[in-house]
């Protein structure tokens, strides 16, 4: 100096502000002699921290923190 930070994990959404999604995983049920697989449903996030702008911020602006690269 640059990039990244969102669910337990991997991540989308940010550019162009308007109810935060998916996959895997977890739980419950169905199916099966049973397990796995499959199907259905449920839970799990106030978006790294603080401040500002705005009717409204994950999204825009500033500062800081952590990680990675130079």
């Nucleotide at each position: 100096c640059a990039a990244u930070a969102u669910a337990g994990c991997u991540u989308a959404g940010c550019c162009u502000g308007g109810u935060a999604g998916a996959g895997c995983g977890g739980c419950u049920g169905a199916u099966u002699u049973g397990u796995a697989a499959u199907c259905a449903g449920c839970a799990g996030g106030c978006c790294g921290a603080g401040a500002g702008u705005u009717c409204g911020a994950a999204u825009c602006u500033c500062u800081c923190u952590a990680u990675u690269g130079g």
Predicted 3D model of a 70-nucleotide RNA (transfer RNA) from a marine eukaryotic metagenome.
The sequence is in RNAcentral, with records from MGnify.
Its Rfam family is "tRNA". Its family is annotated with triplet codon-amino acid adaptor activity in the Gene Ontology. Rfam classes the family as a transfer RNA. Rfam's curators write: Transfer RNA (tRNA) molecules are approximately 80 nucleotides in length.
The prediction has a mean pLDDT of 81.